[in-house]
RNA sequence: AGAGCUUGAUCCUGGCUCAGAACGAAUGCUGGCGGUUGGCCUAACACAUGCAAGUCGAGCGGACAACCUCAACAGGUUGUUAGCGGCGAACGGGUGAGUAACACGUAAGGAUCUACCUUGUUCCACAGGACAGCGAAGAGUCAUCUUCGGUAAUACUGUAUGACUCCAAGAUUUUGGUAAAGAUCUCCGAUCGGAACAAGAUGAACUUGCGGUAGAUUAGCUAGUUGGUGGGAUAAUGGCCUACCAAGGCAAUGAUCUAUAGCUGGUCUGGAAGGACGGACAGCCACAUUGGGACUGAGACAAGGCCCAACCCUCUUAGGAGGGCAGCAGUGAGGAAUAUUGGACAAUGGGCGAAAGCCUGAUCCAGCCAUACCGCAUGAGUGACCGAAGGUCCAUGGACUGUAAAACUCUUAAGCCAACGGACUAAUGAUGAUAGCUUGGUGAACAAGCUCCGGCCAACUUCGUGCCAGCAGCCGCGGUAAUACGAGGGGAGCGAGUGUUGUUCGGUAUUAUUGGGCGUAAAGGGUGUCCAGGUUGUUCAAUAAGUUGAUCUCUAAAUCUUGAGACCCAAUCUCAUCCAAGAGACCAAUACUGUUGAACUCGAGCUUAUAAGGGACGAAUGGAAUUCCAAGUGUAGAGGUGAAAUUCGUUGAUACUUGGAGGAACACCGGAGGCGAAAGCGAUUCGUCAUACUAAGCUGACACUGAAGACACGAAAGCAUGGGGAGCAAACAGGAUUAGAUACCCUGGUAGUCCAUGCCCUAAACGUUGAGUGCUAACAGUCUAGAGCCAUACUUGUUGGCCAAACGCAACGACCUAGCGUCCGAGCAUCCAACUAAGCUUAUCGGUCUCAACAUUGUACAGCUAACGCGUUAAGCACUCCGCCUGGGGACUACGACCGCAAGGUUAAAACCCAAAGGAAUUGACGGAGACCCGCACAAGCGGUGGAGCAUGUGGUUUAAUUCGAAGCUACACGAAGAACCUUACCAGCCCUUGACAUACCAUGGCCAACCAUCCUGGAAACAGGAUGUUGUUCAAGCUGACCCUUGAAAUGCCAGGAACAGGUGCUGCAUGGCUGUUGUCAGCUCGUGUCGUGAGAUGUAUGGUUAAGUCCUAAAACGAGCAAAACCCUCACCCAUAGUUGCCAUAAACACACUGGGAUCUCUAUGGGUACUGCUAACGUAAGUUAGAGGAAGGUGAGGAUCACAACAAGUCAUCAUGGCCCUUAUGGGCUGGGCCACACACGUGCUACAAUGGUGGUUACAAAGAGCCGCAACGUUGUGAGACCGAGCAAAUCUCCAAAGACCAUCUCAGUCCGGAUUGUACUCUGCAACCCGAGUACAUGAAGUAGGAAUCGCUAGUAAUCGUGGAUCAGCAUGCCACGGUGAAUACGUUCUCGGGUCUUGUACACACCGCCCGUCACACCAUGGGAGCUUCGCUUCGAUCGAAAUCAAGCUAACGCUUGACCACAUCUUAGCAAGUGACUGAGGUGAAGUCGUAACAAGGUAGCCGUAGGUGAACCUGUGGCUGAAACAAAA
Repeated sequence: AGAGCUUGAUCCUGGCUCAGAACGAAUGCUGGCGGUUGGCCUAACACAUGCAAGUCGAGCGGACAACCUCAACAGGUUGUUAGCGGCGAACGGGUGAGUAACACGUAAGGAUCUACCUUGUUCCACAGGACAGCGAAGAGUCAUCUUCGGUAAUACUGUAUGACUCCAAGAUUUUGGUAAAGAUCUCCGAUCGGAACAAGAUGAACUUGCGGUAGAUUAGCUAGUUGGUGGGAUAAUGGCCUACCAAGGCAAUGAUCUAUAGCUGGUCUGGAAGGACGGACAGCCACAUUGGGACUGAGACAAGGCCCAACCCUCUUAGGAGGGCAGCAGUGAGGAAUAUUGGACAAUGGGCGAAAGCCUGAUCCAGCCAUACCGCAUGAGUGACCGAAGGUCCAUGGACUGUAAAACUCUUAAGCCAACGGACUAAUGAUGAUAGCUUGGUGAACAAGCUCCGGCCAACUUCGUGCCAGCAGCCGCGGUAAUACGAGGGGAGCGAGUGUUGUUCGGUAUUAUUGGGCGUAAAGGGUGUCCAGGUUGUUCAAUAAGUUGAUCUCUAAAUCUUGAGACCCAAUCUCAUCCAAGAGACCAAUACUGUUGAACUCGAGCUUAUAAGGGACGAAUGGAAUUCCAAGUGUAGAGGUGAAAUUCGUUGAUACUUGGAGGAACACCGGAGGCGAAAGCGAUUCGUCAUACUAAGCUGACACUGAAGACACGAAAGCAUGGGGAGCAAACAGGAUUAGAUACCCUGGUAGUCCAUGCCCUAAACGUUGAGUGCUAACAGUCUAGAGCCAUACUUGUUGGCCAAACGCAACGACCUAGCGUCCGAGCAUCCAACUAAGCUUAUCGGUCUCAACAUUGUACAGCUAACGCGUUAAGCACUCCGCCUGGGGACUACGACCGCAAGGUUAAAACCCAAAGGAAUUGACGGAGACCCGCACAAGCGGUGGAGCAUGUGGUUUAAUUCGAAGCUACACGAAGAACCUUACCAGCCCUUGACAUACCAUGGCCAACCAUCCUGGAAACAGGAUGUUGUUCAAGCUGACCCUUGAAAUGCCAGGAACAGGUGCUGCAUGGCUGUUGUCAGCUCGUGUCGUGAGAUGUAUGGUUAAGUCCUAAAACGAGCAAAACCCUCACCCAUAGUUGCCAUAAACACACUGGGAUCUCUAUGGGUACUGCUAACGUAAGUUAGAGGAAGGUGAGGAUCACAACAAGUCAUCAUGGCCCUUAUGGGCUGGGCCACACACGUGCUACAAUGGUGGUUACAAAGAGCCGCAACGUUGUGAGACCGAGCAAAUCUCCAAAGACCAUCUCAGUCCGGAUUGUACUCUGCAACCCGAGUACAUGAAGUAGGAAUCGCUAGUAAUCGUGGAUCAGCAUGCCACGGUGAAUACGUUCUCGGGUCUUGUACACACCGCCCGUCACACCAUGGGAGCUUCGCUUCGAUCGAAAUCAAGCUAACGCUUGACCACAUCUUAGCAAGUGACUGAGGUGAAGUCGUAACAAGGUAGCCGUAGGUGAACCUGUGGCUGAAACAAAA
């Protein structure tokens, strides 16, 4: 000191969350020691038991015990003590219920008392009678009580004395009244004590100023209330009480009421200002089960005292009696939660006492608890030249754990054993067998956990799990490769603790005094007038209240700060220092504010004059238009719409003409022009009122602000009463539209709109910008009046000039794109100069290029702003005053109050839910937004598909199986360039299990071969079994010239077995590579540097032209570059060169052709070159380029092909291939036979053949290109009706073969289901092939369906193209209507870009960014949550009006010799009654919120498909619709600026 979270990204606003510190805490896991501290925050709930206040015999008389003396009587000493008496018990200790108050804090005051204590003065004389205890008798359960007798005192009473006390009377210094107690001793005297007075000290009481809390959804409160007089009461003032009198007192500076709360020193936090808190310690207050009351006393209204009442509990012989832990322990209960029924009076302090001493749960100590703070320990050293084991990871090489361990060496805290001494004392010692110190001995021994590791936030990997289990402070993680869950390993942090939970402050400038804001994010009241309040011009003088300075006093101690010291240190303790910004006193200063006085004129106002205006109110008048009525002319329609219909009209509409009635509104002028406080104001005239500006004079601060409050105005809608009612028009009705249409559109139409009077009081009442004052660059308009100037002016006219572009008005002309087009642009106007005629006014309504100004509008510097923007009319710089805001929703709501006739208005929460909601700007995408451009996109044409039959693919269905994939365009004659077996992946059945295939191996056993060839048996085959034969691997030995051969062995090979592994067309194309499709051969996509912007980003790549093109040019804060485009490549078209066989020739020979010979012109072949570049001409243009032309084989990329940017579609493919993960392993692998992929009610796609005469059939006849060929193409010949068969010349090919059709000519058919069409079916054949049944192709004969040109809809094509005709090839044994190629014949049309589809660029809007297949609203249905209303009910709840009853006590009165008694007043509790407040609950009911996949629609966001929204009124399932007024926070267009 900051960080995370809104977005695709950005900047801001704004909230949520985190990191810090703290605690009287609690809780999970863990736990060695010590010092210091703290410990019922909840039930002021109830309490068993023990203890917590006694003491004095030196006040008194007794009693008792022991001892002494002692014969006895008597006496004495010591001790204990019930009672009388004295003092204390009012302190100490506890608690925080009540209390918002003189309770507390602080500072003062005067009308007081004060035991014990201190000081001073004086006095202590003389008498007396009782009552306890005690004795006797009695009552009672107890507690206790009654009667009689007798007794002492420092108890009580009387008398005396007595004043500088006090009281009373009187009146000038007088009279009267008021006291006491003695005790002890060593008895001279001393000590203690008593009485009075005066002081002090201490303590207490009272009064006052100021200070510290929340609510106005609490605004009025008060009757002893406020004051006075008399009296009473008190220690004392006082309505404290009482009688009378007056009618006051308090309150928006917050009374009263309600809620909460003990206050303070201080504590925590914070940089501070502040905020929160008030436990421990200390001061004050209050209370003692609840309520009331007094007594005693110096002191209490006392609670370990009394009386009464209430509550609860205990005892009881039932008559009564007793008790009150918020003292210390302790118990129960409550609670998340808080300790021992301990020791001692040794210390400190208190009570009593002369003292010793006694008492003291105050206190000092100990016990329990990691509650907190602080300190210490859990060992130290050495120990690896590669690092043990184990564990984890792994790329299999290793790495980490890790000097860590082990091992070796060393030390000792605590503990245990023994000794010494001593702080807290002057002494005593509970703690205490203490700690600490010193000495000796023993011994590494007995001692580490918790949390975390996705980011914030330090720390990473493996396995498991698979939106499950779970995590989570916020963001979020988990759906098969999770650093986020769980576990392991490793790591990070803190450490006897560590995490979590809760609370407070901080961060948070997120309540902003320091230190925020209000145009659009939350936020300026709809507007004005006035009072209170706040603020207030210039000068002088006085004063000294604020202000400032100095001095003094108070501000308890502790705490805090700072500095020392003591416990080894620290925590802690001790000492010192420091200290208010508070209060008071006094002195001084006088700048500013205040106050007083005197002046001033610039603020403000007044008078007069000029004078603008849709300013207000009232009255009168006017014309145009709509509608209606009457009359006339006139005839069939009118009206209305996208199109229609409802409607009006032959009873005469609409249309036209004339006359009349009535109501409402005032065209043009009219303009970001005027006026008004705002709402608002528009025909003309009159009357009344108000007002801005300017000039002169006058007053002399008279001012500004101002919803606390008061008053007034306040669009539209709406309400009330009465009028009025033409048009328009909520509601309503009908007609349309639609899936529906409670709407948009149409026809009607009532309230209303209008007037008068009275209410209502709200709007997007907006400039979304409160009022006032001052200051701060410029420029240009408009409005209004003024000052200055004006004949050398102004208006008009003529002539000349100016006149690059742009900026004013623009004719003619040109062009094609035919438009509000582009280009050109004379002229006019402006301006300048000159000249002249006329007009006009010498100003009281003229002009004006000058000056300054009120008001108003547009640009723009500085500055401000998150940006947009604002910018002398500020959103700039300052000041004064007012209002308002503090996340979103809930909520412009509920409840309450006030207002209103009502509708409703004003004021205005909470529970609960969310982590966002929001502003501005950016890039995209999208729009039933706009502009421009392109494309066989439409249009113009040609031919098809869709109808028929068949072929083929797909869906569906079926099936044992009909294997799988492809799915809008971009699946469907697609993978498949060819399913009878095979293919084949599917199904049925039968077989195999280290395997059909690969690599490497083994304890082992077997064979010399295996394979192969032939044959036999079984079987559907695979396979199983058997027989025969040949060749033949390595090594060693033998033989031989050498091979062959023989023998032996096995590491090679094979078989059997085993174990690694093979294998998988099994899954995931959403884990992937590669390849491919489409957008699209569309023209786009980017980068470097620079510049602009806070930034995302922009610029470059935005202008204007041009192009097929981001092609090029021009311009320009850009300058350059890259990938695409183009070019380079191939084919075709022209020419040249070279070459000349198998091709060519007809010109030479020869000839039927061919061969042969010859030739190299031509064709052709195949190599290399050339050719075209807007090069030339013309026009236009700055240029790029365009248009036309020439030449040329070809002309503007010559034609065609190949070539496909950045990206997107989680597009397609795991079944081409490759590949991660998962799955199968006697099977999801492998082999075989048969079947299936060919099924068939149906639907769709793609094709073939046709429907015929531009044709069919028969005959004759002509011309290609490009390919293929040895498991081949096959000629000729023979044969068959034919498919074919036989034979086999030639050819591995420019040589041979396959090899043309349409066309042409002739003939026939003559419009018909045909001599069209050929499906289907029958018979007989051919070919291929182990095999043609399922399931091939072809031939011949026979048969001869449908079909007569195809509905809605839809496809292809722009020239050698469409159409039409045939040919070849791949695959292939065979099978082609498919696919890929080839040539022959060979058209029509394109005005054009309005519309459809797709694409590109720019602009614009956006609430979209998964990007319109987007987002999103409301009702209804379901579940859950909190909440409002609610007949009521409950809480003996709290407060309250008025009564009744009336305990104890007090007071008064009366009575009594006295004790006392009676009555009255007052009165707690209780009862009845009144009113209110609060909380809980409540059938039913209202709206709200939340909830992966419910229903209905589609209201909003784009012009959201009827622009939206605000106010108001009506209506409707719902979002909503409609009327009326308003706003732009709407787009587009037009005009102007």

Small-subunit ribosomal RNA from Candidatus Hodgkinia cicadicola, 1537 nucleotides, folded computationally.
It matches the Rfam family "Bacterial small subunit ribosomal RNA". Rfam links the family to the GO terms structural constituent of ribosome and ribosome.
The sequence is in RNAcentral, with records from ENA and SILVA.